A computed fold for a 529-nucleotide part of an RNA from an uncultured bacterium, annotated as small-subunit ribosomal RNA, 5' domain.
Context: one part of a larger RNA
This record gives sequence, C1' cells and structure tokens, in this order.
RNA sequence: AACGAACGCUGGCGGCGUGGAUAAGACAUGCAAGUCGAACGCUUAUUUUCCUGUAGCAAUAUAGGAGAGUAGGAGUGGCGCAAGGGUGCGUAACACGUGGAUCAUCUGCCUGGAAGUUCGGAAUAAUUCCUCGAAAGAGGGACUAAUGCCGGAUGUGGUUGGAAGACUAAAGUUGGGGACCGCAAGGCCUGACGCUUCCAGAUGAGUCCGCGGCCUAUCAGCUAGUUGGCGGGGUAACGGCCCACCAAGGCUAAGACGGGUAGCUGGUCUGAGAGGACGACCAGCCUCACUGGAACUGAGACACGGUCCAGACACCUACGGGUGGCAGCAGUCGAGAAUUUUUCUCAAUGGGGGAAACCCUGAAGGAGCGACGCCGCGUGAGGGAUGAAGGGCUUCGGCCCGUAAACCUCUGUCAUUUGCGAACAAACGUUAUGGUUGAACAUUCCAUGACUUGAUUGUAGCGAAAGAGGAAGGGACGGCUAACUCUGUGCCAGCAGCCGCGGUAAUACAGAGGUCCCAAGCGUUGUUC
Repeated sequence: AACGAACGCUGGCGGCGUGGAUAAGACAUGCAAGUCGAACGCUUAUUUUCCUGUAGCAAUAUAGGAGAGUAGGAGUGGCGCAAGGGUGCGUAACACGUGGAUCAUCUGCCUGGAAGUUCGGAAUAAUUCCUCGAAAGAGGGACUAAUGCCGGAUGUGGUUGGAAGACUAAAGUUGGGGACCGCAAGGCCUGACGCUUCCAGAUGAGUCCGCGGCCUAUCAGCUAGUUGGCGGGGUAACGGCCCACCAAGGCUAAGACGGGUAGCUGGUCUGAGAGGACGACCAGCCUCACUGGAACUGAGACACGGUCCAGACACCUACGGGUGGCAGCAGUCGAGAAUUUUUCUCAAUGGGGGAAACCCUGAAGGAGCGACGCCGCGUGAGGGAUGAAGGGCUUCGGCCCGUAAACCUCUGUCAUUUGCGAACAAACGUUAUGGUUGAACAUUCCAUGACUUGAUUGUAGCGAAAGAGGAAGGGACGGCUAACUCUGUGCCAGCAGCCGCGGUAAUACAGAGGUCCCAAGCGUUGUUC
C1' cells in the first nucleotide's frame, strides 16, 4: 500500500460498486421454458345469423340442428428446450494462452443464387367403450385429421462410376381480385409465410500441430494396444479410435513414470523497475449438474429444471409398488469468524415462439438489507474577556481547558414538512398521405405526419417554510513514533509489535485532566507485496 474480509467500540446523509471465500453438505415452499388456431382433428362455455319442431291468432317463448365470431381445455404436429443462468468437484491435460493446419470435417435459424413444389395411400393420438391398479400409471376394442408417416412420378442439381448407367426430393397455410370458365367449391391471376434439391457466404463447432505457464529425485526407470506397418470396422472427419495379422518398437536426467497441489486466460494487488503473490466482481475458454454408467432424439447433447440402469439419501404407500434431485432466483437447516429480500416489472436491452397483436423470460432493468469498499457532503459561520462557573495542576503567586461556553448577529447544505416535476421512448401496432409491386382503389415494402406504451416513481431535479434546531467518535501519548502531568497500585494487578515496563515518588499498569493522530469512522486480527 492492498482486501469478496472478520472482530471490538462508535455511527448523520447521498452516489457508485460489492456481498456464501467454509459443507460440489442436505433442502420445505413459490417461481426460473415456453409458444404457435395463419399446420390439425376434438371438446366446453358464450355471442350472433339461418333452418326445423312445440305453445300461442300474433309479437314472442322454448327445444334441436347448421354456419360464423370470441374465450378456455387436453391432444397430434412445428420451432425452442444444446441458448441464457449457476458452480469450480474434477483436470498438470492440446484443458488454457498464442500462432498455424483442416485437399481430414460438420453447421438448424440467417443472406445471395439456380431449379422445383406433381399424383396417390395406410395409419394414429385426442375421443368413446371395457379391464387392471391404493396411487403413479398400464392394457385391449372401435372412430378420425394434418405442414405427422409411406409409395409412385419428375431430375435443374447432387451421389456413385473410367464410361454407359444406376440411385436420389417436396406440404401446405393464408390475404385480395376485374374480365373469363364453373350450379358450387373452386379454377385463373396477384402477393405473403412456408416446403424440397443444390451451389456459395456468414455464424457456430469438431479435430491436429509448434511454442508457453506449479512443487517434488526422500519418485529413476516407465510402457503390451504399448510403438509402427498391412487390411478392415467405425466417425461429420484424420487417427490403435476399435479389431485381425505382422514387426519390436516407443518415452526418459532438456526429468519420463510416480506423488502433491491447482480450473486456465485477459487481468488484479504490490513494487522505481525487474520481479513476487493472486485469478473475488466483469469478459473469453474449459468443466460439472445427488454419485457412477449408458445411449435416444436432434443441425447441435451423450442433455442442470429429458430418458434408462445401478447406488446412497429423503418422501408417499392399501406393503404389491411408486416419487424426488436449488453448483437457477429468493428462502430454510447445518457447519462456520463470516456473506443479503421467500421484493417489483417486462417500461428499456437481449432471448424463444408467432404473419402479427401478443405470450413467456428470477436473463436483464430496478428497488430492499449490510459503513463491506471507494468517493462526496454535513454535524454550523462571524463577533464575544471581568478570561464566568466547573474540572485539572500548582512553587499557593498563579497557570491550563479557553473565544471554548454563555451572550449578540447571521446562514440554511443534508435531514424534516410542503408544492411543481423530468430523462431513460424509439419502435411495433392503428390510422392518413405519397411512392413501389401489380391487371387492380387487394396485398407487400419504403417514406412522412397523428395516436398509443415507464417497473424504477410523484423518484432525480427545482421552488417554498421553519429552526442552530436532528447529526462525533475511536485509538494513542517510554524509544522506534506525533503527543505529559496527577492520583491509585507496589515484580501484585496488569501491559507488550520489538526493545522492554511494574519490587513505594511508574510520562510504559489502572483512572483522571491535558495533548497528538485520524474521522463517520477508528483500532485489532488474518493474508499478500
């Protein structure tokens, strides 16, 4: 000088930061990943239109059916759930950093380009009926839809092949429309969102290599898939990655192998630097998700809030069997010197879904708590001597606290009360006008106006009112080291970072007065330089 600090005494305000370092211990409760009806069938409620029946002369009431709209429900399907968020157990390793390689590779969504989007089929969930089970759930029969699944066609292109050839795709939904065709649905035209094949880009990822960064020789030899080859398998891809066969190699004092410790980096702290120590917050990479193992789906996982198996633990049970995983945000217990609210909002930024409105988002933005840190401000200013009282010391003359107080004159920061009152908001959307596309006053896209959206928040800020009123402590005073006397104690009680104080005159213990240093803090302890 520094700190993610703790402890003691004390504590007025604000801004910005920061806060489980120990038990990767166990977790009650709530929330943290959904969304799309413009992919699809069903179901419930409700509004409305039409048709039919019943009552009535009628208006009307009521029942059933069909169509349209709105709001829910579970299900099929699509995309997302591999991001974001947390942790540092493991790892001394191509894990990380840096520089390269990939003619040895993949890449959903996105961008540019080329071509296509045709004809059919069979199921299944939901639903309904039945059965079993305490439950979780399971089985069977019947019915149905799709952008779910399957087959045929075509083949720009792609794969394979020396060539001939062979193989290889798709899905629809929706807005609008003047002629023309059609009884109608629709055809047809024109957009939007999709779908399929391919080429390139972008982004992201995989793999390989050179070099670099801990301790230990009281670890000196290590190694059989071991090192290499040939041929296969496997992978998106190279490779002993795996396998069969063949050879006997490979590493090591420039430290192999073993042991200990540890996530790595940008950086942080210190220091004149060289260096040393560290890796909280923020950012990049890696790693893990109760413990161990495994694969499935998928562009991507061997998947924190998915699946299966085993184990420990906990919970439910009708004892047959089931359920769970906070190292997400809060919160609880535990251990600990020690680390916060079971808060508000999606207004902004960003992410997922959707054509959009919008929905979701404990990411994020905010507020709350803690002097934990840094910074700023205040606790008043000027005058005021018979130098009051009181306290302390005294050589008893006086000296010190001390212009300090009282008293007089002012000011109004912060806090208090009260009034006004922002910025963070631009988009999306709706609407109007103009342009673009187009057969078109549909639609799409662009531009310009108007309207609409603020959790924080009646906050920041500004104005007014009142009144010195509400706001100072901690440590030290023998030397190092700025700051001295009295009383008590008597090697006792005690102090102490080192030297050392204390045994009757202690500036070193304890108290008091005074002084010194910092100040909403001051000291102590711990750790680093």

The prediction has a mean pLDDT of 86.
It matches the Rfam family "Bacterial small subunit ribosomal RNA".
RNAcentral holds the full RNA, with entries from ENA, Greengenes and SILVA.